[in-house]
RNA sequence: UCCGACAAAGGCAAACCUGCUGAAAAGCAGGGACGCAAAGCAGCGGGUCUACGGCUGGGGAUCCCCAGCUAUGACAGCCGGGCCGCCGAAG
Numbered sequence: 001u002c003c004g005a006c007a008a009a010g011g012c013a014a015a016c017c018u019g020c021u022g023a024a025a026a027g028c029a030g031g032g033a034c035g036c037a038a039a040g041c042a043g044c045g046g047g048u049c050u051a052c053g054g055c056u057g058g059g060g061a062u063c064c065c066c067a068g069c070u071a072u073g074a075c076a077g078c079c080g081g082g083c084c085g086c087c088g089a090a091g
Base pairs, nucleotide, nucleotide: 002091003088004087011036012035016031017030018029019028020027021026034077040083041082044080045079046078047075048074049073053070054069055068056067057066058065059064060063
């Protein structure tokens, strides 16, 4: 350094519930643990989710409704890559 033990010390926290923010996806805080050796950091490539707004079409009619598309929004606990890092048996 690779690696990751029925090791030790510690860490994080899915679903779900409550509150707040948001158009939504989702985020934050508290509770809660399915899991996690990077489930630490960061949207760089892919992927996925959402669509307030925008574009297109249709319907009613000075405005509204419906459908499709769209990321500039979101996800690091989907994959790859980047940065940083605790512990230490065997090999």
Background: The RNA shown here (c-di-GMP-I-GGC riboswitch aptamer) has 91 nucleotides and comes from a Limnochordia bacterium. The coordinates come from a structure-prediction model, not an experiment, and the mean pLDDT is 90. The model forms 95% of the base pairs in the Rfam consensus. The source organism's lineage runs through Bacteria, Bacillati, Bacillota and Limnochordia.